[in-house]
Context: one part of a larger RNA
RNA sequence: GGACGAACGCUGGCGGCGUGCUUAACACAUGCAAGUCGAACGAUGAUGGGGGGCUUGCCCCUUGGAUUAGUGGCGAACGGGUGAGUGACACGUGAGUAACCUGCCCUUGGCUCUGGGAUAAGCGCUGGAAACGGUGUCUAAUACUGGAUAGGACUUCCUGCCGCAUGGUGGGGGGUGGAAAGAUUUUUCGGCCAUGGAUGGGCUCGCGGCCUAUCAGCUUGUUGGUGGGGUAGUGGCUCACCAAGGCGACGACGGGUAGCCGGCCUGAGAGGGUGACCGGCCGCACUGGGACUGAGACACGGCCCAGACUCCUACGGGAGGCAGCAGUGGGGAAUAUUGCACAAUGGGCGCAAGCCUGAUGCAGCAACGCCGCGUGGGGGAUGACGGCCUUCGGGUUGUAAACCUCUUUUGGUGGGGAAGAAGCCUUUCGGGGUGACGGUACCUGCAGAAGAAGGACCGGCUAACUACGUGCCAGCAGCCGCGGUAAUACGUAGGGUCCGAGCGUUGUCC
Numbered sequence: 001g002g003a004c005g006a007a008c009g010c011u012g013g014c015g016g017c018g019u020g021c022u023u024a025a026c027a028c029a030u031g032c033a034a035g036u037c038g039a040a041c042g043a044u045g046a047u048g049g050g051g052g053g054c055u056u057g058c059c060c061c062u063u064g065g066a067u068u069a070g071u072g073g074c075g076a077a078c079g080g081g082u083g084a085g086u087g088a089c090a091c092g093u094g095a096g097u098a099a100c101c102u103g104c105c106c107u108u109g110g111c112u113c114u115g116g117g118a119u120a121a122g123c124g125c126u127g128g129a130a131a132c133g134g135u136g137u138c139u140a141a142u143a144c145u146g147g148a149u150a151g152g153a154c155u156u157c158c159u160g161c162c163g164c165a166u167g168g169u170g171g172g173g174g175g176u177g178g179a180a181a182g183a184u185u186u187u188u189c190g191g192c193c194a195u196g197g198a199u200g201g202g203c204u205c206g207c208g209g210c211c212u213a214u215c216a217g218c219u220u221g222u223u224g225g226u227g228g229g230g231u232a233g234u235g236g237c238u239c240a241c242c243a244a245g246g247c248g249a250c251g252a253c254g255g256g257u258a259g260c261c262g263g264c265c266u267g268a269g270a271g272g273g274u275g276a277c278c279g280g281c282c283g284c285a286c287u288g289g290g291a292c293u294g295a296g297a298c299a300c301g302g303c304c305c306a307g308a309c310u311c312c313u314a315c316g317g318g319a320g321g322c323a324g325c326a327g328u329g330g331g332g333a334a335u336a337u338u339g340c341a342c343a344a345u346g347g348g349c350g351c352a353a354g355c356c357u358g359a360u361g362c363a364g365c366a367a368c369g370c371c372g373c374g375u376g377g378g379g380g381a382u383g384a385c386g387g388c389c390u391u392c393g394g395g396u397u398g399u400a401a402a403c404c405u406c407u408u409u410u411g412g413u414g415g416g417g418a419a420g421a422a423g424c425c426u427u428u429c430g431g432g433g434u435g436a437c438g439g440u441a442c443c444u445g446c447a448g449a450a451g452a453a454g455g456a457c458c459g460g461c462u463a464a465c466u467a468c469g470u471g472c473c474a475g476c477a478g479c480c481g482c483g484g485u486a487a488u489a490c491g492u493a494g495g496g497u498c499c500g501a502g503c504g505u506u507g508u509c510c
Stems, first nucleotide, its partner, number of pairs: 001510004006506005013373006019366002021331001026329003030326003035074003040071002043068001048063007081284003091208007100201002105197002108194005113147004122137006153176010182189002210256003217247003222244008259281004263274004286307005309320004337363001339362003345359001346357004376406004386397004410451001412446005420437001423434004454499005459480003465494005475482002
């Protein structure tokens, strides 16, 4: 000098764009943050339409169907948070997979035949304070399930071609065990098997990036083999047996610290520091362990067990997990609203209308940062008054003020008033409707210089000097150093210098 997620002191007009718990991965009141589909299903059947009966305000039949607890499907593995752990194939980069998986989506081919038994809801009875159940009975499906069929799967035999060891890719035969679901007023939307793709992922390897030798030896599933098991899949991943290996001063093992990267800061560069915001990857979800479901989890707002903590209880037993958005307590030098809206972008479900969405878009708070604007412009000397200094002549504050004139950014007030809307809905096919932000931005009228300047410093480094007070005291100080009676260094005043809605101080990095 530059930089900051900063803090502190003094001060503070406006706007735009960003940023905002770095500490206790401490504990959490309350609300919300993941639902949706009636065009899968049985029920429910509001308000209506039509018909009939009569006790004229009720009953019956029929039609349409708002609503939704339940079965079922998809989603809930995304999105959002956080950095505790992790020095590791975690990350970055480059390869490999002749060792793999992939819901929804796209492509291509084929199929969608025929049976069965239940069960929730409901109804009856019943246990419990509650959470939550038990039992009997009834019923449906795109729920469950038997059979048929199927160029694919597994295994075996024959065989063509190819390769990089295990092998890859075609053709033919045998054996084994294997699919499906329907809905809709129409159009259509689905379901199953297989092919290829896309996307996403799993696994393996080369190389790369912390400190410590005041850690020198480490290792028994350890290193390798054979076989069995397991997995989507290779593999000591696991197990039995066999061999005795494997790693290490090119730093094993141990200890400490730490999420990694694109980037960011600094620097001429090399390098050094750093990993807030934004983006990619990883890990975690009260602590520890475990699996279930599923295409995908060993699953933040799922389940089970154990533990600590909190809450309810009729003492028998139950409930909970903000490192989601707000918010509270606590810790701390320190970090915001229990806001608005799904209008846009994106996501889930749905044929759609639409519903949900604290993702997101916005608003609120904070000079926390960057950028822009303003606090007026011109004229004005008897250089006024006052202040300060003085050699007492004057000098300086100083065109500064007063005064004259002009303008009105911004702030105030009145009027008008968006783009962001593509789509979607509706329509008499002309059109109409749909914006949280927001009566905001922006445009324009009006009045009036009107409401708007401070902070640090002035011995040298370092731009800026005098007076008084004090008298090694009080104090200053980044370094050198000032202060003991003439202090440009302390305190105050006048003046000056530098920045300016900021200015300084502290901390950290180059």